This is a predicted structure of a 349-nucleotide part of an RNA (small-subunit ribosomal RNA, central domain) from a marine eukaryotic metagenome.

Context: one part of a larger RNA
RNA sequence: CUGGGCGUAAAGCGCGCGUAGGUGGUUUGUUAAGUUGGAUGUGAAAGCCCUGGGCUCAACCUAGGAACUGCAUCCAAAACUGACUGACUAGAGUACGAUAGAGGGAGGUAGAAUUCAUAGUGUAGCGGUGGAAUGCGUAGAUAUUAUGAAGAAUACCAGUGGCGAAGGCGGCCUCCUGGAUCUGUACUGACACUGAGGUGCGAAAGCGUGGGUAGCGAACAGGAUUAGAUACCCUGGUAGUCCACGCCGUAAACGAUGACAACUAGCUGUUGGGAGGCAAUGCCUUUCAGUGGCGCAGCUAACGUUUUAAGUUGUCCGCCUGGGGAGUACGGCCGCAAGGCUAAAACUC
Repeated sequence: CUGGGCGUAAAGCGCGCGUAGGUGGUUUGUUAAGUUGGAUGUGAAAGCCCUGGGCUCAACCUAGGAACUGCAUCCAAAACUGACUGACUAGAGUACGAUAGAGGGAGGUAGAAUUCAUAGUGUAGCGGUGGAAUGCGUAGAUAUUAUGAAGAAUACCAGUGGCGAAGGCGGCCUCCUGGAUCUGUACUGACACUGAGGUGCGAAAGCGUGGGUAGCGAACAGGAUUAGAUACCCUGGUAGUCCACGCCGUAAACGAUGACAACUAGCUGUUGGGAGGCAAUGCCUUUCAGUGGCGCAGCUAACGUUUUAAGUUGUCCGCCUGGGGAGUACGGCCGCAAGGCUAAAACUC
RNA backbone atom coordinates (compact mmCIF):
# COMPACT_ATOMS: atom_id res chain seq x y z
C1' C A 1 0.00 0.00 0.00
C1' U A 2 -4.06 -3.57 -0.70
C1' G A 3 -7.86 -2.31 4.48
C1' G A 4 -11.50 -1.67 8.52
C1' G A 5 -14.65 1.90 10.46
C1' C A 6 -17.55 6.83 12.38
C1' G A 7 -25.91 6.55 17.20
C1' U A 8 -23.62 4.92 22.61
C1' A A 9 -16.51 1.92 22.08
C1' A A 10 -11.64 6.66 18.58
C1' A A 11 -14.33 9.04 14.54
C1' G A 12 -20.11 13.32 10.80
C1' C A 13 -17.20 19.91 10.08
C1' G A 14 -22.64 23.88 14.35
C1' C A 15 -25.37 25.08 9.62
C1' G A 16 -25.89 27.14 4.62
C1' C A 17 -24.14 29.12 -0.32
C1' G A 18 -20.65 27.85 -3.69
C1' U A 19 -15.28 27.68 -6.95
C1' A A 20 -11.99 23.81 -8.59
C1' G A 21 -12.47 18.70 -8.72
C1' G A 22 -15.25 14.00 -8.57
C1' U A 23 -19.90 11.77 -10.20
C1' G A 24 -24.15 12.02 -13.45
C1' G A 25 -31.18 10.49 -16.94
C1' U A 26 -33.35 8.36 -22.04
C1' U A 27 -31.97 8.18 -27.22
C1' U A 28 -29.59 9.00 -32.91
C1' G A 29 -25.18 9.38 -35.55
C1' U A 30 -19.81 10.32 -35.83
C1' U A 31 -15.08 9.65 -33.50
C1' A A 32 -11.63 6.25 -31.32
C1' A A 33 -8.90 9.27 -25.89
C1' G A 34 -9.97 5.30 -22.17
C1' U A 35 -11.25 -0.03 -23.22
C1' U A 36 -10.65 -5.02 -25.91
C1' G A 37 -8.09 -8.32 -29.56
C1' G A 38 -3.93 -9.12 -32.87
C1' A A 39 1.01 -8.08 -35.07
C1' U A 40 6.05 -6.09 -34.94
C1' G A 41 10.04 -4.02 -32.17
C1' U A 42 12.00 -3.52 -27.48
C1' G A 43 12.02 -5.25 -22.40
C1' A A 44 21.17 -6.01 -21.46
C1' A A 45 23.65 -9.89 -18.87
C1' A A 46 23.40 -12.20 -14.27
C1' G A 47 19.45 -13.62 -10.80
C1' C A 48 14.24 -16.05 -9.90
C1' C A 49 11.33 -20.42 -12.34
C1' C A 50 11.47 -25.12 -15.62
C1' U A 51 14.40 -29.04 -18.18
C1' G A 52 19.27 -31.06 -19.03
C1' G A 53 24.80 -31.38 -18.15
C1' G A 54 29.75 -30.99 -14.86
C1' C A 55 32.47 -31.35 -9.92
C1' U A 56 31.39 -38.87 -5.80
C1' C A 57 26.33 -35.55 -3.72
C1' A A 58 25.06 -30.67 -2.40
C1' A A 59 26.17 -25.68 -2.22
C1' C A 60 28.48 -24.07 -6.67
C1' C A 61 29.33 -23.93 -12.00
C1' U A 62 27.25 -24.52 -16.93
C1' A A 63 23.61 -25.05 -21.54
C1' G A 64 18.76 -24.30 -23.32
C1' G A 65 13.87 -22.63 -22.47
C1' A A 66 10.25 -19.85 -20.07
C1' A A 67 9.31 -15.40 -17.84
C1' C A 68 10.38 -10.19 -17.74
C1' U A 69 2.84 -8.92 -16.06
C1' G A 70 6.14 -2.88 -19.08
C1' C A 71 6.80 0.67 -23.16
C1' A A 72 6.44 2.27 -28.39
C1' U A 73 4.38 1.79 -33.30
C1' C A 74 0.76 -0.33 -36.61
C1' C A 75 -3.92 -2.98 -37.83
C1' A A 76 -8.82 -4.15 -36.21
C1' A A 77 -13.55 -3.85 -32.99
C1' A A 78 -17.27 -0.09 -31.33
C1' A A 79 -20.69 -2.76 -26.40
C1' C A 80 -19.38 0.45 -22.15
C1' U A 81 -16.94 5.43 -20.36
C1' G A 82 -15.28 10.04 -22.75
C1' A A 83 -15.54 13.87 -26.88
C1' C A 84 -18.57 16.02 -30.77
C1' U A 85 -23.62 16.08 -32.84
C1' G A 86 -29.11 15.88 -33.21
C1' A A 87 -33.46 14.72 -30.40
C1' C A 88 -36.50 13.44 -25.76
C1' U A 89 -38.99 14.31 -20.80
C1' A A 90 -39.34 10.43 -16.17
C1' G A 91 -34.33 14.32 -12.85
C1' A A 92 -34.05 19.69 -12.02
C1' G A 93 -36.32 24.36 -12.75
C1' U A 94 -40.01 28.41 -14.40
C1' A A 95 -45.11 30.50 -14.94
C1' C A 96 -50.25 30.36 -13.62
C1' G A 97 -53.97 28.80 -9.21
C1' A A 98 -54.61 27.68 -4.08
C1' U A 99 -52.95 26.67 1.29
C1' A A 100 -50.71 26.60 6.26
C1' G A 101 -47.12 28.71 9.46
C1' A A 102 -43.92 31.67 16.95
C1' G A 103 -39.66 31.96 9.19
C1' G A 104 -36.89 37.04 8.97
C1' G A 105 -36.60 42.77 9.30
C1' A A 106 -38.88 47.60 10.69
C1' G A 107 -42.63 50.52 13.05
C1' G A 108 -46.81 50.91 16.19
C1' U A 109 -50.01 49.28 20.11
C1' A A 110 -52.72 46.33 24.40
C1' G A 111 -53.75 44.08 29.09
C1' A A 112 -52.25 41.41 33.49
C1' A A 113 -48.14 41.36 36.91
C1' U A 114 -43.82 43.70 39.37
C1' U A 115 -41.27 47.85 41.45
C1' C A 116 -41.24 52.95 42.48
C1' A A 117 -43.70 57.85 43.37
C1' U A 118 -47.91 60.85 45.26
C1' A A 119 -52.51 60.93 48.01
C1' G A 120 -56.41 58.49 51.20
C1' U A 121 -57.88 54.64 55.00
C1' G A 122 -55.40 52.32 58.99
C1' U A 123 -51.93 50.57 63.30
C1' A A 124 -47.83 47.64 65.06
C1' G A 125 -45.85 44.94 63.15
C1' C A 126 -43.90 43.17 58.23
C1' G A 127 -40.60 40.03 55.86
C1' G A 128 -37.97 35.60 55.82
C1' U A 129 -36.79 30.23 57.39
C1' G A 130 -36.12 23.66 58.85
C1' G A 131 -35.82 27.19 62.93
C1' A A 132 -33.81 32.03 63.07
C1' A A 133 -31.25 36.42 62.29
C1' U A 134 -29.41 40.35 59.19
C1' G A 135 -33.23 43.71 56.72
C1' C A 136 -37.86 47.11 56.52
C1' G A 137 -41.37 49.80 60.11
C1' U A 138 -44.28 54.93 65.04
C1' A A 139 -39.96 60.06 60.45
C1' G A 140 -46.36 55.40 60.07
C1' A A 141 -44.22 50.11 57.16
C1' U A 142 -46.93 45.45 55.76
C1' A A 143 -52.25 45.46 54.14
C1' U A 144 -55.90 48.18 51.22
C1' U A 145 -57.95 52.14 47.65
C1' A A 146 -57.03 55.85 43.79
C1' U A 147 -53.78 58.24 40.33
C1' G A 148 -49.18 58.39 37.82
C1' A A 149 -44.23 56.61 36.00
C1' A A 150 -40.76 52.93 34.26
C1' G A 151 -38.62 48.67 32.22
C1' A A 152 -38.91 43.69 30.86
C1' A A 153 -41.76 39.53 29.47
C1' U A 154 -46.24 38.06 26.76
C1' A A 155 -50.74 33.63 31.33
C1' C A 156 -54.93 31.00 28.95
C1' C A 157 -54.93 29.42 23.49
C1' A A 158 -50.37 25.56 23.63
C1' G A 159 -50.33 20.48 21.23
C1' U A 160 -43.94 14.10 20.92
C1' G A 161 -48.64 21.21 17.18
C1' G A 162 -46.27 24.77 13.44
C1' C A 163 -42.04 27.42 10.85
C1' G A 164 -36.72 27.75 9.82
C1' A A 165 -30.39 25.25 6.76
C1' A A 166 -28.72 25.40 11.62
C1' G A 167 -28.46 28.74 15.77
C1' G A 168 -33.43 29.56 16.81
C1' C A 169 -38.67 31.70 16.56
C1' G A 170 -44.64 32.77 20.78
C1' G A 171 -49.73 39.06 22.91
C1' C A 172 -52.13 42.08 18.83
C1' C A 173 -51.87 45.33 14.25
C1' U A 174 -49.44 47.49 9.79
C1' C A 175 -45.51 47.65 6.05
C1' C A 176 -41.28 45.16 3.61
C1' U A 177 -39.43 40.19 2.74
C1' G A 178 -37.39 34.56 2.36
C1' G A 179 -38.79 29.57 2.00
C1' A A 180 -42.20 25.28 1.86
C1' U A 181 -46.54 22.25 0.45
C1' C A 182 -50.72 20.79 -2.80
C1' U A 183 -53.51 20.46 -7.63
C1' G A 184 -53.51 20.55 -12.75
C1' U A 185 -52.00 22.60 -17.28
C1' A A 186 -48.18 25.19 -20.16
C1' C A 187 -42.95 26.08 -20.84
C1' U A 188 -37.20 25.24 -20.54
C1' G A 189 -34.68 20.68 -21.93
C1' A A 190 -30.06 17.35 -17.86
C1' C A 191 -29.75 23.21 -16.78
C1' A A 192 -28.30 17.85 -11.89
C1' C A 193 -25.75 15.76 -7.05
C1' U A 194 -21.66 16.53 -3.90
C1' G A 195 -18.26 20.03 -2.67
C1' A A 196 -11.17 20.62 -1.10
C1' G A 197 -10.08 25.81 -0.72
C1' G A 198 -13.38 30.25 -0.21
C1' U A 199 -17.50 32.92 1.71
C1' G A 200 -21.91 33.96 4.78
C1' C A 201 -25.07 32.81 9.09
C1' G A 202 -24.22 31.17 13.93
C1' A A 203 -27.35 30.08 21.53
C1' A A 204 -25.33 31.73 25.98
C1' A A 205 -21.36 34.14 28.13
C1' G A 206 -17.73 37.90 27.03
C1' C A 207 -15.56 42.68 24.69
C1' G A 208 -15.94 48.17 22.52
C1' U A 209 -18.94 52.96 22.06
C1' G A 210 -23.51 55.26 23.41
C1' G A 211 -28.28 54.65 25.76
C1' G A 212 -31.57 52.10 29.29
C1' U A 213 -32.23 49.55 34.03
C1' A A 214 -38.71 47.32 36.65
C1' G A 215 -37.65 42.30 37.98
C1' C A 216 -33.79 38.83 38.25
C1' G A 217 -28.85 38.68 39.50
C1' A A 218 -22.15 36.39 38.76
C1' A A 219 -18.81 39.53 41.91
C1' C A 220 -19.32 41.74 46.62
C1' A A 221 -21.44 42.84 51.80
C1' G A 222 -24.17 41.16 55.85
C1' G A 223 -27.21 37.18 58.54
C1' A A 224 -27.50 31.98 59.37
C1' U A 225 -25.70 26.72 59.07
C1' U A 226 -21.11 24.25 60.25
C1' A A 227 -15.46 21.64 63.39
C1' G A 228 -14.63 25.08 59.25
C1' A A 229 -18.51 27.04 55.11
C1' U A 230 -14.38 31.53 50.53
C1' A A 231 -21.05 26.95 49.53
C1' C A 232 -26.08 25.09 49.68
C1' C A 233 -30.62 28.79 52.87
C1' C A 234 -31.88 34.23 53.96
C1' U A 235 -31.49 39.99 53.45
C1' G A 236 -29.28 43.37 50.20
C1' G A 237 -26.63 44.12 45.61
C1' U A 238 -22.68 45.87 41.03
C1' A A 239 -21.53 44.06 36.16
C1' G A 240 -24.87 41.66 33.16
C1' U A 241 -29.67 40.51 31.43
C1' C A 242 -32.77 45.06 27.47
C1' C A 243 -31.81 48.67 22.89
C1' A A 244 -28.51 50.61 18.65
C1' C A 245 -24.01 49.84 16.06
C1' G A 246 -19.41 46.97 15.83
C1' C A 247 -16.54 42.56 17.51
C1' C A 248 -16.12 37.43 19.37
C1' G A 249 -17.13 32.35 16.53
C1' U A 250 -17.57 28.78 20.63
C1' A A 251 -21.66 24.75 23.20
C1' A A 252 -23.94 17.82 25.47
C1' A A 253 -24.16 23.86 18.43
C1' C A 254 -27.32 16.37 20.02
C1' G A 255 -31.09 12.66 16.50
C1' A A 256 -24.12 12.50 20.21
C1' U A 257 -26.75 9.66 13.43
C1' G A 258 -22.98 14.44 6.70
C1' A A 259 -25.63 15.54 1.87
C1' C A 260 -28.37 13.60 -2.37
C1' A A 261 -30.94 9.49 -4.97
C1' A A 262 -33.26 4.54 -5.54
C1' C A 263 -35.38 0.15 -3.45
C1' U A 264 -37.35 -2.95 0.92
C1' A A 265 -44.06 -6.01 5.51
C1' G A 266 -47.51 -3.67 8.25
C1' C A 267 -50.59 -1.14 12.37
C1' U A 268 -51.84 3.41 14.79
C1' G A 269 -52.07 8.93 16.24
C1' U A 270 -51.44 13.91 14.57
C1' U A 271 -50.40 18.75 11.13
C1' G A 272 -51.15 21.05 6.00
C1' G A 273 -53.29 20.22 1.12
C1' G A 274 -55.85 17.19 -3.12
C1' A A 275 -59.54 13.44 -5.02
C1' G A 276 -63.88 10.33 -4.18
C1' G A 277 -68.22 8.54 -1.37
C1' C A 278 -72.25 9.04 2.26
C1' A A 279 -77.56 9.08 5.84
C1' A A 280 -73.27 15.43 5.58
C1' U A 281 -71.99 21.60 10.07
C1' G A 282 -69.45 15.38 10.44
C1' C A 283 -67.82 10.37 9.11
C1' C A 284 -65.42 6.90 5.76
C1' U A 285 -61.98 5.55 1.66
C1' U A 286 -57.74 7.08 -0.95
C1' U A 287 -53.35 10.10 -2.29
C1' C A 288 -49.10 13.71 -1.68
C1' A A 289 -45.93 16.52 1.98
C1' G A 290 -44.48 16.75 7.21
C1' U A 291 -44.32 15.09 12.44
C1' G A 292 -44.89 11.02 16.61
C1' G A 293 -45.72 5.87 18.80
C1' C A 294 -45.36 0.50 17.88
C1' G A 295 -43.46 -3.32 14.82
C1' C A 296 -41.68 -7.83 10.46
C1' A A 297 -37.46 -9.05 7.59
C1' G A 298 -32.66 -7.31 7.78
C1' C A 299 -28.72 -5.03 10.50
C1' U A 300 -26.24 -4.52 15.41
C1' A A 301 -21.20 -6.41 20.42
C1' A A 302 -25.52 -5.47 22.81
C1' C A 303 -28.77 -1.57 23.72
C1' G A 304 -31.52 -0.72 19.97
C1' U A 305 -32.81 0.77 14.82
C1' U A 306 -36.63 -0.43 11.34
C1' U A 307 -39.85 3.78 4.44
C1' U A 308 -37.90 10.16 9.12
C1' A A 309 -32.95 3.06 8.82
C1' A A 310 -28.42 2.27 12.22
C1' G A 311 -31.73 -2.41 6.21
C1' U A 312 -30.08 -3.15 0.63
C1' U A 313 -27.14 -0.09 -2.96
C1' G A 314 -24.79 4.19 -5.72
C1' U A 315 -22.12 9.23 -5.92
C1' C A 316 -19.39 13.06 -3.40
C1' C A 317 -17.33 15.37 1.03
C1' G A 318 -15.58 15.34 6.29
C1' C A 319 -13.33 12.45 10.07
C1' C A 320 -10.87 8.01 13.18
C1' U A 321 -6.35 4.56 13.95
C1' G A 322 -4.40 2.46 22.20
C1' G A 323 -4.62 5.61 27.24
C1' G A 324 -2.01 9.80 29.41
C1' G A 325 1.12 13.90 27.92
C1' A A 326 -2.83 17.35 24.88
C1' G A 327 -6.82 19.77 21.87
C1' U A 328 -1.36 21.32 25.16
C1' A A 329 3.81 23.52 23.42
C1' C A 330 6.14 25.89 19.24
C1' G A 331 5.21 28.37 14.60
C1' G A 332 1.52 30.60 11.50
C1' C A 333 -3.36 32.99 10.70
C1' C A 334 -7.53 35.61 13.13
C1' G A 335 -9.08 38.83 17.58
C1' C A 336 -9.26 45.25 21.17
C1' A A 337 -8.89 41.51 24.80
C1' A A 338 -10.70 37.03 26.57
C1' G A 339 -9.21 33.69 23.44
C1' G A 340 -10.20 30.90 18.69
C1' C A 341 -8.41 27.88 14.34
C1' U A 342 -4.44 24.80 12.68
C1' A A 343 -1.43 21.20 15.60
C1' A A 344 3.24 17.98 17.45
C1' A A 345 7.19 15.61 20.36
C1' A A 346 10.04 13.89 24.47
C1' C A 347 8.45 10.97 28.37
C1' U A 348 5.15 7.34 30.46
C1' C A 349 1.50 3.01 31.06
The prediction has a mean pLDDT of 90.